Predicted 3D model of a 349-nucleotide part of an RNA (small-subunit ribosomal RNA, central domain) from an uncultured bacterium. The full RNA is in RNAcentral, with records from ENA and SILVA. The coordinates come from a structure-prediction model, not an experiment, and the mean pLDDT is 88.
[in-house]
Context: one part of a larger RNA
RNA sequence: CUGGGUGUAAAGGGUGCACAGGCGGCUUGGUGCGUCAGGGGUUAAAUACCACUGCUCAACAGUGGAGUUGCCCUUGAUACGGCUGGGCUUGAAUUUAAGAGAGGAUGAUAGAAUUCCUGGUGUAGCGGUGGAAUGCGUAGAUAUCAGGAGGAAUACCAGUGGCGAAGGCGGUCAUCCGGCUUAAUUAUUGACGCUUAAGCACGAAAGCGUGGGUAGCGAACAGGAUUAGAUACCCUGGUAGUCCACGCCCUAAACGAUGUAUGCUUGGUGUUGUGGGUUUUGACCCUCAGUGCCGUAGGUAACCCGUUAAGCAUACCACCUGGGGAGUACGAUCGCAAGGUUGAAACUC
Numbered sequence: 001c002u003g004g005g006u007g008u009a010a011a012g013g014g015u016g017c018a019c020a021g022g023c024g025g026c027u028u029g030g031u032g033c034g035u036c037a038g039g040g041g042u043u044a045a046a047u048a049c050c051a052c053u054g055c056u057c058a059a060c061a062g063u064g065g066a067g068u069u070g071c072c073c074u075u076g077a078u079a080c081g082g083c084u085g086g087g088c089u090u091g092a093a094u095u096u097a098a099g100a101g102a103g104g105a106u107g108a109u110a111g112a113a114u115u116c117c118u119g120g121u122g123u124a125g126c127g128g129u130g131g132a133a134u135g136c137g138u139a140g141a142u143a144u145c146a147g148g149a150g151g152a153a154u155a156c157c158a159g160u161g162g163c164g165a166a167g168g169c170g171g172u173c174a175u176c177c178g179g180c181u182u183a184a185u186u187a188u189u190g191a192c193g194c195u196u197a198a199g200c201a202c203g204a205a206a207g208c209g210u211g212g213g214u215a216g217c218g219a220a221c222a223g224g225a226u227u228a229g230a231u232a233c234c235c236u237g238g239u240a241g242u243c244c245a246c247g248c249c250c251u252a253a254a255c256g257a258u259g260u261a262u263g264c265u266u267g268g269u270g271u272u273g274u275g276g277g278u279u280u281u282g283a284c285c286c287u288c289a290g291u292g293c294c295g296u297a298g299g300u301a302a303c304c305c306g307u308u309a310a311g312c313a314u315a316c317c318a319c320c321u322g323g324g325g326a327g328u329a330c331g332a333u334c335g336c337a338a339g340g341u342u343g344a345a346a347c348u349c
Base pairs, nucleotide, nucleotide: 004320005319006318007303008302012317014202015201016200017199021195022194023193025088026087027086028085029084030083031082033081034080035077036076037075038074039073040072041071042070049065050064051063052062053061054060091192092189093188094187096183097182098181099180103177104176105175106174107173108172109171110154115149116148117147118146119145120144121143125136126135162169163168207248208247209246210245211244212243216242217241221237222236223235224234259316260315261314262313263312264311267294268293269292270291271290272289273288275286276285277284278283298305299304322349323348324347331342332341333340334339
């Protein structure tokens, strides 16, 4: 290189944007670069192959032939690819009119609840557990009423419901910004497209830096239990953290363990958002875009997948090649650090 694969056996990059590269709709003219055909030149000899011949045979040797995938020249073909000119509208994009949404950012604000503080009522317990104890309480707790402070999170609605590229997003209101869907006898541009190494951006939680904040929860830590022990599970406390601003970190079972895009291939039944039609206003039918379940063909080692494919195909990217050693060592690079990315071998089974 050819070939086989990547849901669960090794294997889809965490996600997007996008340059180079690869690939690319219908139609027509030109060109003749690729491509194809004919002819010619060259493709040393020896070797190898075929035929014949010479040593008594053979090895060996001689003569002749074929071949030499390649390159060059020349004549021609023009389907396909390229280049170039024209046209088209179905891919793509835009316009118009509607629409749904926890999509993002900033600010304001609301009501429950926990805790704390002040005051009232009130008296001996409260709390906690399998049972207890540590703990809190006669300096008046727990309970209850009124007032106040502060932080964090938003019950019900709530739904295999919605939105977002992924991570993720949930009280209400306002402002700003992004994406999406539907409709048309529409209208406009006219292939402007797909994918994407490198690059850039985003990226839960934990963690780090500076400054704030701290109600609840709560690594570490302390105490009480349990136990043979108990550096745990249970209980009472409790610091970092959790929250905010700015700056880093860049990893996850970052999962649908399923890359992106496009086309094709029986159906049934829920549900979300438009549109069209029928209508007895109960509802029914059709269509587009999502989101679930069940299943045909087909696929699969099986489980299962099955128009949201793991079916049938095409384009491009990423990745895999026995287990351990090891996501380690070394080097490089990024980082304040923690560590990340890249990533072996000896040896061993």